[in-house]
């Protein structure tokens, strides 16, 4: 220049054929246990789903662009 993958919480990911509240472990944060921490047990707090648009009755999911990253070909 060309082409594929990823982008969802603070940090690692899930999320099915598009459909009822968008979830999990760590972290953090308050209790419980312990003389004490650490583990271990309970609750909690945390998200414009990368950015703008389009489809649809309905988008984290399908489509375009754009941006950041990883790789592949020239």
């Nucleotide at each position: 220049g060309g082409g594929a993958c990823a982008a969802u919480a603070g940090c690692u990911c899930a999320g099915c054929u598009g459909g009822u509240u968008a979830g999990a472990g760590c972290u953090c944060c308050c209790g419980g246990c312990u003389c004490a921490u650490a583990a271990c047990c309970g609750g909690g707090c945390g998200g414009u789903c990368g950015u703008a648009g389009g489809u649809u009755c309905a988008a984290g999911u399908c489509c375009u662009a754009c941006u950041u990253g990883u790789c592949c070909c020239a």
The RNA shown here (transfer RNA) has 74 nucleotides and comes from a Deltaproteobacteria bacterium. The organism belongs to Myxococcia, within Bacteria. Rfam family: tRNA. Rfam describes the family as follows. Transfer RNA (tRNA) molecules are approximately 80 nucleotides in length.